This is a predicted structure of a 1524-nucleotide RNA (small-subunit ribosomal RNA) from an uncultured bacterium. Its Rfam family is "Bacterial small subunit ribosomal RNA". On this family, see Yusupov et al., Science 2001: "Crystal structure of the ribosome at 5.5 A resolution".

[in-house]
C1' cells in the first nucleotide's frame, strides 16, 4: 500500500467487487490434552420442582411431640429429650446483595456546577440525660363459622410495644435590640423575655451495708450491650441550572395549569407540584409540536489520524418487577420473592369462595440458525442479624457441558538410495511422490498405570501465661503479646516410577485479482461463481485423481461492523460538456465586512487550582514452567469549570476619516418599458373594366378553381396581421424579451465635475414581483397563416413526410397559467495575474486654431492567444486562471421527476419528491478504425460509347432436388456449380450398396521358436472370383563345413484405416488485388490510447519522383533485376535455307557447292524523356517533334507486400487429439457414382443467304511421336483394314490446315437452313460395351425464324471468326481445359450515376465494425410497488358515562383502655376511630377524528426473461436534421 471490473484500444468520471481486523456468533467437514475466559442476542413468551431473606432467648410472655428410662391402681404419672422445635409480641434487617432492558429522545444519562431551598437508620467524635407513673394486646385457653383460606367472640397475660406526668437546652418556635457578612430572596452570630418536645432496659462481676416471697433475689458498686436529646463527621440520598446526547419537514406551527402574579396547601426541601383569583402569556427554521428508532455512560471494534459502528461480559448511573393503578409501614419504597384495587391468564374448590407471578440459581415448554448442571459449598471473599457461638446467603467460591473465544503444548527426533515398491505423468529416455517408507540408531513431553503430596488458612472462638487500661478490686470487662486446640466445597499442580513411537491431522485453496499444475471424465449437459466470468469435445475455472500451496485442532462457509471508499469530501469532493447553478429579479432572517483612535476583555492565546471513579487502552516493574491471564507503580485520559495574566486579530462601545456605496449638478446613446395617434408596400375580400381557357400544384400527377368568365391586368373599396431595404457576433434590457413613424408619461446606463453625506455595503433561507410559447375564462377580432378534421397523392400500409381546403388558435381587453435546450447548458459581488487586433458610446489634451489621422483614458461588446487550469475538448482582465465572502445544487444507471401526502391552479397541469425491485454498468473527452441514401480529390471494361455473347431451342457438361440396396466424397454469392476429374464400362472407387472370403493381415520394422526338398514356379481340381487344395519341378549369399543368412511357416509387439475434427494445425490454394498500400528505428508532440514520418503543393501506372515540412532515415511491397516477343549486329551452319556459280529432273535445295538471305540458337547492340521546342516552383514531370524497328513501362509473361474471410483442402501429402482392431482393415464377384418430374450454372450446334452444298486452288504456328507416330500401295461410300517404307525425329509420320480465294448452285422456304430423336447396318478399343463407350454409312428429320426481366466478356493484332495441337488416355462421353497460329475490327464525348478500390475530410450512440446498433405497441412467464368499492388488526388524542382501591377534605347522633374532671362508677370532655358524603381517580364503555400495517373483486403502468408478432422513431443529412 492497492487491485478486478464500462472500450478496439486511451483518459477521466462513476458505481459494483476483492484482499485486512473484528463478533456473545451460527452452519459443513474434522477433532488429542491443558489453562484462562465467555455461554437464549428470538419470545418483558408460558411456567412443573426444589432453593435465592432472614435473624436475635443478653428485648418479653407462653411453650410441646416422637423417643428413651423409671414409676403405676393399667386410668395415668414422674425424670430425660428441652425452656428444645415451631409459633406469637418486640428489635433489626428486609428499599441491600441478584435479574431484565420492556418502557424512557428526556422526570434519563454523561461532563462541569449549585442548594443562603434539603433529609440521612445502621458507623465515628463530643456534649448531655435516662425521674415517677399507667392502662393494653397477641401468643394462650374457651366457645362459633367456613370444604379450605381464614374470621370472629369470651378471658386472661409480657416487655427494649403502647401511653401520661417530670427535667430540659448550643433544639424548634416567636418577639425586641446589636454586630458581621453576602448572591435578589437573605445568611449567620450575640443579648432579653415566652412558649413547645425525651427516654428502656438487657447482661457479666463483686461483696462493706441495707430489705425480701430466702434464689444464679432486689437495693447499691462497677464493666459491657443498649436508650434519648443536642453538635460534628463518613458514607448515602434528594433537587435545581449550564452544555452535549438518533433519524424525519412528505409533522410548521404548539400550548389552558398553558406563561408569569398574588395568596395559600403540600412536601424532608424549591418550585403550578397542587388550589382560588388577577394578567395574556410561553416555545418555535439554532427545528417548538408530532412520528419512528432507540435504556445512557466507562468502554469495546475498527481506522493513519479525523471519524464510523457499538453499549454482550466486567464497573457507574437509570428503569422495570404478569398488564395499569394506588397508598400503607419505615431514616430510606411507591417495595422483584409486602399491601389494596381493576384486567388478563393459569390453578384449587364442598360453586359458596380462595390461590398464584423465576426480567434470582437451576430446570420445562414455545420460538428460533442458535446459547449449559433440576451440580457441590458456605472452605474463602463480601452481606443481614446476634454480645457470642452461630444461623442464613443459587451473592460468591468451585466442579460440570459446549473448540465459543483468546493462549500453550502435542502428535516424536537423528540417519537413511542418484532414490525401493505402489500411485500419476510421461517427448518412454525419464520425471514426481521423496528422506517421505522401509530398516537403523535414540528421545519419553501429553495421554495411560503406579508410588508420593503442595498453596489457597488468615482468622473468629476456646484455654493458659505475660503486660495494659477501666474500676473499690488482684473479679469481670477490653486492647496488646506469645503458646496451644479447632476449620478444605473444590483442584489436585508438581515430583518419581513403569511401558512403548507406541494412542493422536484435518480443513480449504491452487485461470485472474491471490501463493499453489497436470492426468482422466463430462460437452452450455451435469456443474462453479466473491467480482470480472468459465462449460458448446483437447476446460490449470465442472467432477474426481496425483501433484502443489495456505492454515492447523481447527479449517471453511453465511451473516454483521468498521476498513480500504478522498464514495458525504472537519482533516478531504465537487457543479461548461461526466450527477450537480435556483428562469430572472427584489429583499426579510441570517453569514460576511474599508481606513483611523480610544476603552473594554466575550471570543482568542499563556500560567495555574480543582475535576476528569475504579477496571480497560499504554510503559515500567512483578505472580502463575511460558502465554493468555493476574498484580503494583507510572504516565494518559486531548475535555469541563474556576482563578491570574496578554491584547495583535475577530467582536462589542464610543470618536474621527474618504477611497467602498449613495446624492448633486452639466451632457450623451439606446429596437428598455406603458399610452394614445399616423403611414406606405403585400395579401385576400368585394364591385367595375379589358380578356376569354385555363389557372394552381408536384418528383410526377390528383384533389381544387374555372364559360355563372377563373388565372392574368387595370381602377375603385374594405378587412386584418406584420413593420422589407436600413440591419450589423450592432443598440437596449435583471432575464423572458424588444425593430415603420409621431407624441406623451415612465425606468436603467455611460461620461465630465468633484459640491454633499460618511461604510450607509455585499450576498441572500423563506417571502414577494416579473417570468417565450402553448394552453384556460369572459369579451371582442379574424386577412394571412394554421393543430384537430376532410379530400388528393406517395406507398406492402402511410392515421406521416408533398398537394387542395380548413376549425381552434395566432392578434386585442381583462384575469388565470408559471413551464422551457427559460442556454454562455458557465449564480452573485470585490481583489489580483502579459499581450495582439476589430466594433459601439463618451471624454481628454497635443501639433499655432480646426478637421482627419495618430496618443491617452472610461464604460460596453467580440476574436486571437503568455502564464496558470482542464479528463480532454478547451477557458484565458467578459476566466473554467488566484484569491475571499454569500446563495443554490450534486452523490451509480434504470425504476422516476414517477406513486402516495402537502401547497397552488378553473382545468390542463405545476412545485415539493420517495421506495420496492432491477442491472454491472450508465457515462464525459479525445484515438484509431470502419460505415454513411456526407463532402472533396483519383483510379479499374465500373458506367457510358462500341463489339459480340448469356438468359427463350435443343443436346452436352456440373449442381440442387428427388429417387434408390446404393445413386461415394469433398466444394456454396462474387471466391461453389466444363471445380477436386489433364478420361467412373471392369479397374480405377473411398464400405456407396448386395453378396462371397481373410485375419501378424496387401504394406514396413522388431523379437521368439520352428522350417531344407526350403523359397520360387507350377500342370490338375472345386469356386463367380479371392481362395482352397495339389502331382510334380525346383534355386541364392556367407562358411571354420558344425553352421548362418535371406526367403517361409507359427506366434509376440505392432500394421491399417480416404473413418471424425480444416474450428487443434503445417504446407499449399482462392479472394480483396497488380490494388498502392504496410510497417520499423531514432527523434518529437501528446497524461494517454495514439499522432508525427505516411499530412501539405505538384507529378506519376505506382507512398513514382520533386518540392514543402519535426523530423531524419529505413524495411516489405511499386519499380528493376528473369523469360518471351518485335529491330540490328557477331559467332556458328544440319535435318534447316539458295542470292550468285555448275550439275541434273516433267517437277522439287535435287545434287556439287556456297553461308548472302531466310531460320535456328547461342552472345552482344539499341531506348536513356539521351536530343530540340513549349508549360511548369530554376524541380519532378507533362505535351508536341525530330532520329528511330521500337517512344516516354514498346506487347505478354513469372513474380502477390501486411493483413481479410476460424475463406478451402484431415479425399494429395504430413500431422495433434479421438474412434476402429475376425474389421470403419484387406481381398473379390456383380451393381452404383450415368438413375430423372423440376430447377440453376458452363459451354456446344442453330436458327441461315456476310449463308448452306458441291467442285476447283492456296497459306500457317505449335506440338506430339517406340506397348508409338504411321508414308507408299491396295480394299471398303465410310467409319476402318490390309500392308509395312521411313522415324526415337530442324531428316520420317500425325498433317488436311480451316475461314479465304475461283467456279458453281440453292432464293428466303422450318428450307439443299437446323440437325436432336429413333430404326437398321457397320467399324474400332478392350476379358468384357446390356445398365455404361467412341465412330461410320442409309434412313428419319424434333425444337427452333435471333430470344422477357435481368445479364456477361472485351479498349488491338484485343473483340470476333477460323482451323491446329497437346495433356490425361486400350478407348472414350472433349463441345471441356492447356495452348497455337490464320482472318481481323467498331468504339472511348466523359466520370453525373451504378459496382469495386486508393487518399484527404465529416458526423457516429458502429467496432462481430451498417448483413452495424436500436425504439415502441401487441402476445407469454414470473416478480415487486401503486391505484381500489371494501374487509380486518393496531396505535393515537378529543368529548361525553359510568367509576374500583386509595390520599385528601368534610360530617362523624355510632364506637373508643391510657390524659382531665367528676358523685371514684356511670357520666361528661379532650383526643380518636368505624361509617358516611365530596374533589380526583384506573380499568370499562359511547361517539366521532388522526394515523400505521394487513387484505382486496378491478384497473393503470414498471421491471426481469437465447432465437414470438407488427412496423422503422434514433445513432451518418439516420433518409422529413436531431432535440427542449
Nucleotide at each position: 500500500a492497492g487491485a478486478g471490473u464500462u472500450u478496439g484500444a486511451u483518459c477521466c468520471u462513476g458505481g459494483c467487487u476483492c484482499a485486512g481486523a473484528g463478533c456473545g456468533a451460527a452452519c459443513g467437514c474434522u477433532g488429542g490434552c491443558g489453562g484462562c475466559g465467555u455461554g437464549a442476542u428470538u419470545u418483558a413468551g408460558u411456567c412443573a420442582u426444589g432453593c435465592a431473606a432472614g435473624u436475635c432467648g443478653u428485648g418479653c410472655g407462653a411453650g410441646a411431640a416422637a423417643g428413651g428410662c423409671c414409676c403405676u391402681u393399667c386410668g395415668g404419672g414422674g425424670c430425660c429429650g428441652a425452656g428444645u422445635a415451631a409459633a406469637g409480641c418486640g428489635g433489626c434487617g428486609a428499599a441491600a446483595g441478584g435479574g431484565u432492558g420492556a418502557g424512557u429522545a428526556c422526570u434519563g444519562c454523561a461532563a462541569g456546577g449549585a442548594c443562603a431551598a434539603c433529609c440521612u437508620g445502621c458507623c465515628c467524635u463530643c456534649c448531655g440525660g435516662a425521674c415517677g407513673g399507667g392502662g393494653a394486646u397477641a401468643g394462650c385457653a374457651g366457645a362459633u363459622c367456613g370444604a379450605a383460606a381464614g374470621a370472629c367472640c369470651u378471658g386472661g397475660u409480657a416487655a427494649u410495644a403502647c401511653c401520661c406526668c417530670a427535667u430540659a437546652a448550643c433544639g424548634u418556635c416567636a418577639u425586641c435590640g446589636g454586630a458581621a457578612c453576602g448572591c435578589a430572596u437573605g445568611u449567620c452570630c450575640c443579648c432579653c423575655u415566652g412558649a413547645c418536645c425525651a427516654a428502656a432496659g438487657g447482661u457479666g462481676g463483686g461483696g462493706c451495708u441495707c430489705c425480701c416471697u430466702c434464689g444464679u433475689g432486689g437495693a447499691c458498686c462497677u464493666g459491657c450491650c443498649g436508650c434519648c436529646g443536642g453538635a460534628g463527621g463518613a458514607g448515602g440520598g434528594g433537587u435545581c441550572c449550564u452544555u452535549g446526547u438518533c433519524c424525519u419537514a412528505u409533522c410548521a406551527g404548539c400550548u389552558a395549569g398553558u406563561u408569569g402574579g398574588u395568596g395559600g396547601g403540600g412536601u424532608u426541601a424549591c418550585g403550578g407540584c397542587c388550589c382560588a383569583c388577577c394578567a395574556a402569556g410561553g416555545c418555535a427554521a439554532c427545528g417548538a409540536c408530532g412520528g419512528g428508532u432507540a435504556g445512557c455512560c466507562g468502554g469495546c471494534c475498527u481506522g493513519a489520524g479525523a471519524g464510523g459502528g457499538u453499549g454482550u461480559u466486567c464497573g457507574g448511573c437509570c428503569a422495570c418487577a404478569c398488564u395499569g393503578g394506588g397508598a400503607c409501614u419505615g431514616a430510606g419504597a411507591c417495595a422483584c420473592g409486602g399491601c389494596c384495587c381493576a384486567g388478563a391468564g393459569c390453578c384449587c374448590u364442598a360453586c359458596g369462595g380462595g390461590g398464584c407471578g423465576c426480567a434470582g440459581c437451576a430446570g420445562u415448554c414455545u420460538u428460533g440458525a442458535a446459547u449449559c448442571a433440576u451440580c457441590c459449598g458456605c472452605a474463602a471473599u463480601g452481606g443481614g442479624c446476634g454480645a457470642a457461638a452461630g444461623c442464613c446467603u443459587g451473592a460468591c467460591g468451585g466442579u460440570g457441558c459446549g473448540a465459543c473465544g483468546c493462549c500453550g503444548c502435542g502428535u516424536g527426533g537423528g540417519g537413511g538410495a542418484a532414490g525401493a515398491a505402489g500411485g500419476c505423468c510421461u517427448u518412454c529416455g525419464g520425471g514426481u511422490u521423496g528422506u517421505a517408507a522401509a530398516c537403523c540408531c535414540c528421545u519419553g513431553u501429553c495421554a495411560c498405570g503406579g508410588a508420593g503430596g503442595a498453596u489457597g488458612a488468615a482468622u473468629c472462638g476456646g484455654a493458659a501465661a505475660g503486660g495494659u487500661g477501666c474500676c473499690a478490686a488482684u473479679a469481670a470487662c477490653g486492647c496488646c503479646u506469645u503458646u496451644c486446640c479447632u476449620u478444605g466445597a473444590c483442584c489436585a499442580a508438581u515430583u518419581c516410577c513403569g511401558a512403548g513411537a507406541g494412542g493422536a491431522a484435518g480443513c480449504a485453496g491452487c485461470g485472474g485479482c491471490u501463493a499453489a499444475c497436470u492426468g482422466c471424465g463430462u460437452g452450455c449437459c451435469a456443474g462453479c461463481a466473491g467480482c470480472a466470468g468459465c462449460g458448446g469435445u483437447g476446460a490449470c475455472a465442472c467432477g474426481u485423481a496425483g501433484g502443489c500451496u495456505g492454515c492447523a485442532a481447527g479449517c471453511g462457509u453465511u451473516g454483521c461492523u468498521c476498513g480500504g471508499u478522498u464514495u458525504c469530501a472537519c482533516u478531504g469532493g465537487g457543479c461548461g460538456u461526466g450527477a450537480a447553478g435556483g428562469g430572472c429579479g427584489u429583499g426579510u432572517a441570517g453569514g460576511c465586512g474599508g481606513c483611523u483612535c480610544g476603552a473594554c476583555a466575550a471570543g482568542u492565546c499563556a500560567g495555574g487550582u480543582g475535576u476528569g471513579a475504579a477496571a480497560u487502552a499504554c510503559c515500567c516493574c512483578g505472580g502463575c514452567u511460558u502465554a493468555a491471564c493476574c498484580g503494583g507503580g507510572g504516565a494518559a485520559c486531548u475535555g469541563c469549570c474556576c482563578c491570574u495574566g496578554a491584547u495583535a486579530c475577530u467582536g462589542u462601545c464610543g470618536g474621527g476619516c474618504u477611497c467602498g456605496a449613495g446624492u448633486g449638478c452639466a451632457g450623451g446613446a439606446a429596437g428598455g418599458g406603458g399610452g394614445a395617434g399616423u403611414g406606405g408596400a403585400a395579401c385576400u375580400c368585394c364591385u367595375g373594366g379589358u380578356g376569354g381557357a385555363g389557372c394552381g400544384g408536384u418528383g410526377a400527377u390528383a384533389u381544387g378553381c374555372g364559360u355563372u368568365g377563373a388565372u392574368a391586368u387595370c381602377a375603385g373599396g374594405a378587412g386584418g396581421a406584420a413593420c422589407g431595404c436600413c440591419g450589423g457576433u450592432g443598440a437596449c434590457g435583471a432575464a423572458g424579451g424588444u425593430g415603420a413613424c409621431u407624441c406623451c408619461c415612465u425606468g436603467g446606463c455611460c461620461u465630465g465635475c468633484a459640491a454633499c453625506u460618511g461604510a450607509c455595503g455585499c450576498u441572500g433561507a423563506g417571502g414577494c414581483g416579473c417570468g417565450a410559447a402553448a394552453g384556460c375564462u369572459g369579451g371582442g377580432g379574424g386577412a394571412g397563416c394554421g393543430a384537430a378534421c376532410g379530400g388528393g397523392a406517395u406507398u406492402a400500409g402511410a392515421u406521416a413526410c408533398c398537394c387542395c381546403g380548413g376549425u381552434a388558435g395566432u392578434c386585442c381587453c381583462a384575469g388565470c397559467c408559471c413551464u422551457a435546450a427559460a442556454c454562455g447548458a458557465u449564480g452573485g459581488g470585490c481583489a489580483c495575474u502579459a499581450g495582439g487586433u476589430g466594433g459601439a458610446g463618451g471624454g481628454g489634451g497635443u501639433c499655432c486654431c480646426g478637421a482627419c489621422g495618430g496618443c491617452c483614458u472610461c464604460u460596453c461588446u467580440g476574436c486571437c492567444g503568455a502564464a496558470g487550469c482542464u479528463a480532454a475538448c478547451g477557458c484565458g482582465u467578459u476566466a473554467a486562471g488566484u484569491g475571499c465572502c454569500c446563495c443554490g445544487c450534486c452523490u451509480g444507471g434504470g425504476g422516476a421527476g414517477u406513486a402516495c401526502g402537502g401547497c397552488c391552479g378553473c382545468a390542463a397541469g405545476g412545485c415539493u419528491a420517495a421506495a420496492a425491485c432491477u442491472c454491472a454498468a450508465a457515462g464525459g473527452a479525445a484515438u484509431u478504425g470502419a460505415c454513411g441514401g456526407g463532402u472533396c480529390c483519383c483510379c479499374g471494361c465500373a458506367c457510358a460509347a462500341g463489339c459480340g455473347g448469356u438468359g427463350g431451342a435443343g443436346c452436352a457438361u456440373g449442381u440442387u432436388g428427388c429417387u434408390c440396396a446404393a445413386u461415394u466424397c469433398g466444394a456454396g454469392g462474387c471466391u461453389a456449380a466444363g471445380c477436386g476429374a489433364a478420361g467412373a464400362a471392369c479397374c480405377u472407387u473411398a464400405u456407396c450398396c448386395a453378396g462371397g472370403g481373410u485375419u501378424u493381415g496387401a504394406c514396413a520394422u522388431g523379437c521368439u521358436g520352428g522350417u531344407g526338398g526350403u523359397a520360387c514356379c507350377g500342370a490338375c481340381c472345386c469356386g463367380a472370383a479371392a481362395g482352397g487344395g495339389a502331382a510334380g519341378g525346383g534355386a541364392c549369399c556367407c562358411u571354420u563345413c558344425g553352421g548362418g543368412g535371406a526367403g517361409c511357416c507359427a506366434g509376440c509387439a505392432c500394421a491399417g484405416g480416404u473413418g471424425c475434427u480444416g474450428c487443434a494445425u503445417g504446407g499449399c490454394u482462392g479472394u480483396c488485388g497488380u490494388c498502392a498500400g504496410c510497417u520499423c528505428g531514432u527523434g518529437u508532440c501528446g497524461u494517454g490510447a495514439g499522432a508525427u514520418g505516411u499530412u501539405g503543393g505538384g507529378u506519376u501506372a505506382a507512398g513514382u519522383c520533386c518540392c514543402g515540412u519535426a523530423a531524419c532515415g529505413a524495411g516489405c511491397g511499386a519499380a528493376a533485376c528473369c523469360c518471351u516477343u518485335g529491330c540490328c549486329g557477331c559467332u556458328a551452319a544440319u535435318u534447316g535455307c539458295c542470292a550468285g556459280c555448275g550439275g541434273g529432273u516433267a517437277a522439287u535445295g535435287u545434287c556439287g557447292g556456297g553461308a548472302a538471305c531466310u531460320u535456328u540458337a547461342g552472345c552482344g547492340g539499341a531506348a536513356c524523356u539521351g536530343c530540340c521546342g513549349g508549360u511548369g516552383u530554376c524541380a519532378a514531370a507533362c505535351c508536341g517533334g525530330a532520329g528511330g524497328a521500337a517512344g516516354g513501362a514498346g506487347g505478354g509473361g513469372a513474380u502477390g507486400a501486411c493483413g481479410u474471410c476460424a475463406a478451402g483442402u484431415c479425399c494429395u501429402c504430413a500431422u495433434g487429439g479421438c474412434c476402429u482392431u475376425u474389421a470403419u482393415g484387406c481381398c473379390c464377384u456383380g451393381g452404383g457414382c450415368u438413375g430423372c418430374a423440376a430447377a440453376c450454372a458452363u459451354g456446344c450446334u442453330a436458327c441461315a443467304a456476310u449463308g448452306g452444298c458441291c467442285g476447283g486452288u492456296a497459306c500457317a504456328a505449335a506440338g506430339g511421336g517406340c506397348u508409338g507416330c504411321a508414308a507408299a500401295a491396295c480394299c471398303g461410300c465410310g467409319a476402318g483394314g490390309u500392308g509395312g517404307a521411313g522415324c526415337g525425329a530442324a531428316u520420317c509420320c500425325c498433317a488436311a490446315a480451316a475461314a479465304a480465294c475461283c467456279g458453281g448452285u440453292c432464293c428466303c422456304a422450318g428450307u439443299u437452313c437446323g440437325g436432336a430423336u429413333u430404326g437398321c447396318a457397320g467399324g474400332c478399343u478392350g476379358c468384357a460395351a446390356c445398365u455404361c463407350g467412341c465412330c461410320u454409312g442409309c434412313a428419319u428429320g424434333a425444337a427452333g425464324c435471333c430470344g422477357g426481366a435481368a445479364u456477361c466478356g472485351c479498349u488491338a493484332g484485343u473483340a470476333a471468326u477460323c482451323g491446329c495441337g497437346g495433356a490425361u488416355c486400350a478407348g472414350c462421353u472433349a463441345c471441356g481445359c492447356c495452348g497455337c497460329g490464320g482472318u481481323g475490327a467498331a468504339u472511348a464525348u466523359g466520370u453525373u450515376c451504378c459496382c469495386g478500390g486508393g487518399g484527404a475530410u465529416u458526423g457516429u450512440a458502429c467496432a462481430c465494425a451498417c448483413c452495424g446498433c436500436c425504439c415502441g405497441u401487441c402476445a407469454a412467464a414470473g416478480c415487486a410497488g401503486c391505484c381500489a368499492a371494501g374487509c380486518g388488526a393496531g396505535g393515537u388524542g378529543c368529548a361525553c358515562c359510568c367509576g374500583a382501591a386509595g390520599u385528601c377534605g368534610c360530617u362523624g347522633g355510632c364506637c373508643c383502655a391510657a390524659c382531665c374532671c367528676u358523685u371514684a362508677c356511670c357520666g361528661g370532655g379532650a383526643g380518636g376511630g368505624a361509617g358516611g358524603c365530596g374533589c380526583c381517580g384506573a380499568a370499562g364503555g359511547u361517539g366521532g377524528g388522526c394515523u400505521u400495517c394487513g387484505u382486496g373483486a378491478g384497473g393503470a403502468g414498471g421491471c426481469u426473461u437465447a432465437a414470438g408478432u407488427c412496423g422503422u422513431a434514433a445513432c451518418a443529412a439516420g433518409g422529413u436534421a436531431a432535440c427542449c